[in-house]
Molecule: transfer RNA
Organism: uncultured Clostridia bacterium
RNA sequence: AGGGGUGUGGCUCAAUGGUAGAGUAGCGGUCUCCAAAACCGUAGGUUGUGGGUUCGAGUCCUACCACCCCUG
Numbered sequence: 001a002g003g004g005g006u007g008u009g010g011c012u013c014a015a016u017g018g019u020a021g022a023g024u025a026g027c028g029g030u031c032u033c034c035a036a037a038a039c040c041g042u043a044g045g046u047u048g049u050g051g052g053u054u055c056g057a058g059u060c061c062u063a064c065c066a067c068c069c070c071u072g
Base pairs, nucleotide, nucleotide: 001071002070003069004068005067006066007065010024011023012022013021018055026042027041028040029039030038048064049063050062051061052060
């Protein structure tokens, strides 16, 4: 320099172009002598950044950024 992949709650990951979810962690509660486990509830998101297409974008297009891989 060229090509490819990944980027979503603190963490690990989902989500056919049509209300952004789960597990785990956090907080509160039930239970317990206490704690753990279990169960119930609760809060937490500019979907890496900008732009475009669309009635509607996490998803499609584009540029850039970060990380990983390949080629030279």